[in-house]
RNA sequence: CGGGGCGUAGCGCAGCCUGGAUAGCGCACUCGCUUGGGGUGCGAGUGGUCGCCCGUUCAAAUCGGGUCGCCCCGA
Numbered sequence: 001c002g003g004g005g006c007g008u009a010g011c012g013c014a015g016c017c018u019g020g021a022u023a024g025c026g027c028a029c030u031c032g033c034u035u036g037g038g039g040u041g042c043g044a045g046u047g048g049u050c051g052c053c054c055g056u057u058c059a060a061a062u063c064g065g066g067u068c069g070c071c072c073c074g075a
Base pairs, nucleotide, nucleotide: 001074002073003072004071005070006069007068010027011026012025013024020058029045030044031043032042033041051067052066053065054064055063
């Protein structure tokens, strides 16, 4: 320098190809029930403007362009 992959909640991930309904799952966290207390179990709840910027569109996590970070391959 060229090519490819990844970036979504505190952590690990799905959703993206084929745009549309409050963006979801597990763990963690908070509260309640359960217990003599803890753990387990059950119920409820908080937390995201989808790495960032711009564009397309009635509408973007999803499409296009740019850019940043990490990883891999090639030179």